[in-house]
Context: one part of a larger RNA
RNA sequence: UGACGGGGACCCGCACAAGCGGUGGAGCAUGUGGUUUAAUUCGAAGCAACGCGAAGAACCUUACCUGGUCUUGACAUCCCUCUGACCGGCAGGUAAUGCUGCCCUUCCUUCGGGACAGAGGAGACAGGUGGUGCAUGGUUGUCGUCAGCUCGUGUCGUGAGAUGUUGGGUUAAGUCCCGCAACGAGCGCAACCCUUACCUUCAGUAACCAGCACGUAAUGGUGGGGACUCUGGAGGGACUGCCAGGGACAACCUGGAGGAAGGUGGGGAUGACGUCAAAUCAUCAUGCCCCUUAUGACCAGGGCUACACACGUGCUACAAUGGCGUAAACAAAGAGAGGCGAGGCUGUGAAGCGGAGCAAAUCUCAAAAAUAACGUCUCAGUUCGGAUUGUAGUCUGCAACUCGACUACAUGAAGCUGGAAUCGCUAGUAAUCGCGAAUCAGAAUGUCGCGGUGAAUACGUUCCCGGGUCUUGUACA
Numbered sequence: 001u002g003a004c005g006g007g008g009a010c011c012c013g014c015a016c017a018a019g020c021g022g023u024g025g026a027g028c029a030u031g032u033g034g035u036u037u038a039a040u041u042c043g044a045a046g047c048a049a050c051g052c053g054a055a056g057a058a059c060c061u062u063a064c065c066u067g068g069u070c071u072u073g074a075c076a077u078c079c080c081u082c083u084g085a086c087c088g089g090c091a092g093g094u095a096a097u098g099c100u101g102c103c104c105u106u107c108c109u110u111c112g113g114g115a116c117a118g119a120g121g122a123g124a125c126a127g128g129u130g131g132u133g134c135a136u137g138g139u140u141g142u143c144g145u146c147a148g149c150u151c152g153u154g155u156c157g158u159g160a161g162a163u164g165u166u167g168g169g170u171u172a173a174g175u176c177c178c179g180c181a182a183c184g185a186g187c188g189c190a191a192c193c194c195u196u197a198c199c200u201u202c203a204g205u206a207a208c209c210a211g212c213a214c215g216u217a218a219u220g221g222u223g224g225g226g227a228c229u230c231u232g233g234a235g236g237g238a239c240u241g242c243c244a245g246g247g248a249c250a251a252c253c254u255g256g257a258g259g260a261a262g263g264u265g266g267g268g269a270u271g272a273c274g275u276c277a278a279a280u281c282a283u284c285a286u287g288c289c290c291c292u293u294a295u296g297a298c299c300a301g302g303g304c305u306a307c308a309c310a311c312g313u314g315c316u317a318c319a320a321u322g323g324c325g326u327a328a329a330c331a332a333a334g335a336g337a338g339g340c341g342a343g344g345c346u347g348u349g350a351a352g353c354g355g356a357g358c359a360a361a362u363c364u365c366a367a368a369a370a371u372a373a374c375g376u377c378u379c380a381g382u383u384c385g386g387a388u389u390g391u392a393g394u395c396u397g398c399a400a401c402u403c404g405a406c407u408a409c410a411u412g413a414a415g416c417u418g419g420a421a422u423c424g425c426u427a428g429u430a431a432u433c434g435c436g437a438a439u440c441a442g443a444a445u446g447u448c449g450c451g452g453u454g455a456a457u458a459c460g461u462u463c464c465c466g467g468g469u470c471u472u473g474u475a476c477a
Base pairs, nucleotide, nucleotide: 001477002476003474004473005472007471008470009469010468011467012466013465015461016460019425020424021423022422023421026316027315028314029313030312031311032310033309034307035306042053043052064302065301066300067299068298069297070296073125077124078123079121080120081119082118083117084116088103089102090101091100092099106115107114108113127291128290130289131288132287136285137284138280139279140278141276143274148187149186150185151184152183153182154163155162156161167178168177169176193268194267195266196265198236199235200234201233202232203231204230208225209224212223213222214221239262242256243255244254245253246252318418322377323376324375325374326373328371334365335364336363339358340357344353345352346351384415389410390409391408392407393406394405395404431453432452433451434450435449436448437447
């Protein structure tokens, strides 16, 4: 000087407390461990691994296993020889690739050859998702969006170092004020950026329709309009600016006015010096080591989907604040051409037939659902719950056996609110309700977004956890 303390002082955080809803019990989904297996490819491991890499394993992916094949190679550059192509089509054979045969088929030229492509040959080499993340770059997690981390000059100290950065206040903040052997500065904080909430102005189609007409069974459907909503450009607006009180006449704090918004208005992006030899050699790049008729490459089938069990994360429930039926209402944000696919017809349905319109503020996906109204069920393992299983189908796709999603009928399991323990959340939040997108042929209860309805509680900082500042002790560095 740090680190640590079941030392002290002060402060903060959904850290506790006050509340609301969960997990832990059940069934299923998904990840992991374990076990099994020819293989169940590999990585991730307290917080910070475990719906994680994977924004999507039937083949492919695929790295794993079994079997069958290739050896200058699936891919790149160079050399020599031959051919004229390459592409494409047909046939034989195979589980399939490999293999064999047939047909069609170039350009330039100084006629030496050249360009390009294929086949054969020789080696230089290719290739490796093989090892080492404890050799590395790059990227990332975490403490933590915590308020800290440092430097120059000066001063003090023999020196390591100290001071500044401590102290009195204050703040979300090393934020600001005052004081002070310090005076300044840098990286962080804040602001500048995006979005949302209000207003003005400009513009007005594909959006809108108040007023004026036309028209329809109905609809901004048409003329038209530029008011409104909305869209998207430019501005304004919030700054403790104003008032009162407190404070040291400061910084600032408390209350008030006006205002759409008030003291950082809400949300996002933004992550200092560093810590964990943290993670990644399987995104990529790369040193060294290793393989080279195989640890490389191709193909078929299988596996990654196994199942006495254990754990994590979720979904659905256990019902009446509910289930079912009927007929009504109100979103936002997105996506669409090998696409979204309307009206119509067929089917109980998943879907099928057909194809209008739309590269989309025009058309389509598209029905929002919780909600409200009416009816029914009356507390039961039930008209709750939907696992499991049987049969029959639909769709995608060469192909749904291992191993897809969905539909109809039948079946109708556990489950009556969950031990010890444990998690999230402070406002348009929790809870609850649907909608969309990426990936994607098909395949979400996951992920990322969107809106609808919409709470309760916070006395307070004694305690648990984590963090910050000062100080003290130390057999630690």
Molecule: small-subunit ribosomal RNA, 3' major domain
Organism: uncultured bacterium